[in-house]
RNA sequence: CAAGUAAGCCGGGUGACCGCUGCUCUAGAGUUUAUGCUCUAGGGGAGAGGAAAGUCCGAGCUCCACCGGGCAGGAUGCUGGGUAAUGCCCAGGGGGGGUGACCCUACGGAAAGUGCCACAGAAACAUACCGCCCCGAUUUGUCGGGGUAAGGGUGAAAUGGUGAGGUAAGAGCUCACCAGCGGCUGGGUGACCAGUCGGCUGGGUAAACCCCGUCCGGAGCAAGACCAAAUAGGAGGGCACUGAGGACGCCCGGCCAAGUCCUCGGGUUGGUCGCUUGACCCUGAUGGCAACGUCAGGGCUAGAUAGAUGGUCACCACCCCGAUUACGUCGGGGGACAGAACUCGGCUUAUAGGCUUACUUGGUCU
RNA sequence: GGCCCCAUCGUCCAGCGGCCUAGGACAUCACCCUUUCAAGGUGAAGACCGGAGUUCGAGUCUCCGUGGGGCUACCA
Numbered sequence: 001c002a003a004g005u006a007a008g009c010c011g012g013g014u015g016a017c018c019g020c021u022g023c024u025c026u027a028g029a030g031u032u033u034a035u036g037c038u039c040u041a042g043g044g045g046a047g048a049g050g051a052a053a054g055u056c057c058g059a060g061c062u063c064c065a066c067c068g069g070g071c072a073g074g075a076u077g078c079u080g081g082g083u084a085a086u087g088c089c090c091a092g093g094g095g096g097g098g099u100g101a102c103c104c105u106a107c108g109g110a111a112a113g114u115g116c117c118a119c120a121g122a123a124a125c126a127u128a129c130c131g132c133c134c135c136g137a138u139u140u141g142u143c144g145g146g147g148u149a150a151g152g153g154u155g156a157a158a159u160g161g162u163g164a165g166g167u168a169a170g171a172g173c174u175c176a177c178c179a180g181c182g183g184c185u186g187g188g189u190g191a192c193c194a195g196u197c198g199g200c201u202g203g204g205u206a207a208a209c210c211c212c213g214u215c216c217g218g219a220g221c222a223a224g225a226c227c228a229a230a231u232a233g234g235a236g237g238g239c240a241c242u243g244a245g246g247a248c249g250c251c252c253g254g255c256c257a258a259g260u261c262c263u264c265g266g267g268u269u270g271g272u273c274g275c276u277u278g279a280c281c282c283u284g285a286u287g288g289c290a291a292c293g294u295c296a297g298g299g300c301u302a303g304a305u306a307g308a309u310g311g312u313c314a315c316c317a318c319c320c321c322g323a324u325u326a327c328g329u330c331g332g333g334g335g336a337c338a339g340a341a342c343u344c345g346g347c348u349u350a351u352a353g354g355c356u357u358a359c360u361u362g363g364u365c366u
Numbered sequence: 367g368g369c370c371c372c373a374u375c376g377u378c379c380a381g382c383g384g385c386c387u388a389g390g391a392c393a394u395c396a397c398c399c400u401u402u403c404a405a406g407g408u409g410a411a412g413a414c415c416g417g418a419g420u421u422c423g424a425g426u427c428u429c430c431g432u433g434g435g436g437c438u439a440c441c442a
Base pairs, nucleotide, nucleotide: 001362002361003360004359005358006357007356008355009354010353012316013315014314015313016312017311018310020047021046023044024043025042026041027040028039029038030037031036049337053348054347056346057345058344059343060342061220062219063218064217066254067253068252069251070250071249073216074215075214076213077212078092079091080090081089082088093107094105095104096103097102108211109210113209114208115205116204117203129152130151131148132147133146134145135144136143137142160178161177162176163175164174165173179201180200181198182197183196184195185194186193187192224273225272226271227270234264235263236262237261238260239259245256246255266441267440268439280299281298282297283296284295285294286293287292318334319333320332321331322330323329324328367438368437369436370435371434372433373432376392377391378390379389384422394410395409396408397407398406415431416430417429418428419427
C1' cells in the first nucleotide's frame, strides 16, 4: 500500500424567525371550605430511534372467587455459567468451512417401536444380475448344483476403508494403519479428551410419527379502577337450584354458587387515574476469562388521544458535478432506513454515508 | 394499539415429501360445426408470494420477510 476478519461508535452542528404538545413560574379574573380548579397574558425550560419497525420470544403490571390431580396440546434440546426471565447472552466441547485472522452450527435418542426411502437396480432390509471358483453332465454352443461378495453395473445411499498375507475363488479369515463401537485406566465440575485392550463392525431419515429430559393456567392497557351523562333495568329462546355456571382444550376431586348463555332492540362516543422514577442512565472502585454482579457518588431523559416533536433562512462540516495552471477559490446539487402510544430485556429485519481499535494474508521499501 | 388467520393459472378450488413436466371447473385464444351467433367438439397458452435451511429429493416440513383478510370500546 492492497485485500480481508472481528469488536465498537456516530447517524450532521450552530444561530435567528414563525408554529405544535406537555411541565413550571409570575400577574390578573372567575369560582370554591381549600395554597384547589378553570380562563387570559407573559417568562423559563423540555420534546423520537438505533432500530421507535416486525409483534418472533421472555417478563413486569392488571383482571379472571379459590385449591389440587390427570390427560391432551405447545415450546425447547451438547456442557457449564449469567439473568427477574428467556428459545437471549457469555465461556467451553464436538462437527463443518477458510491459506489465515476467524466464521457457521435446530448439536438428545435410529440395538423401544412404527412408517418412508420415488426412478434405477438382483437387492433399500435382509439380497446375488453380470462376474470369479469348485463339482457333475455335454451335441464343445452351453446346462445343472454348490461356494463367494474382491471386481463390474444401478443409485443420494449397497453391509467399515487402504495395503499385505491367505485361499479353489474369496471374505476381519489373519495382520498393519485409519474410521466407528464397547470395556478399562488417567485428566476435566461437565460436554468430552488422551492412552490402552477387544476383530466387536447390517444403511439413511426424528425441521416423519414417536421416546426421553426440562418448562408452560388464560387473557391482554381497547387490561383494569373511578366520576359524569343517557336509555326501554326491554323482547324472544336455551340450560339451571333434581346444582347450570365458576375467564376459551377435556376429565376428576374439594369448595363457592343463583343465575348464566345466545339472538334482536336501546343509550353514550365525555373526563380523571393506570402513564412514565425505571430489573433506568452516567462516572469511579472492585470480583469474574467473559456474560454479569456488588459498592460509592451524581443525574432526571416525550407522555399525545385523531394523536405534538415541524417549517423557512443564514453560516460551518461531509459527499458529488462543472469551471480554473494550482494548495486553493467560485458556481450548482445532494443527505439513508424510518416516526414513540402501558413499560422493560432480547431476537430478527431495513439502513445513504462516515469513524475508531485489534488482528490476518499478500506485495514493496529500509 | 392488541389478538388471530390466509397466500397454487385471470377467478374459484384440488394436491400422502417422489409416477408434479402441478390437476379440475369457469373465463381467454385458435380450429371444426353453422348462412351467422349461441350451445357442442378438438387443441393451446396460463400459476406454487420472495429468500434461506432440513432432506438424495420441498408446492408440501422449519425459519425470516412481503402482501392481504378477520375480530376487538363502554353502559344497562
This is a predicted complex of two RNAs, RNase P RNA and transfer RNA, with 442 nucleotides together. It holds a member of the Rfam family "Bacterial RNase P class A". Its family is annotated with ribonuclease P activity, dimeric ribonuclease P complex and tRNA processing in the Gene Ontology. Its mean pLDDT, the model's own confidence on a scale to 100, is 80.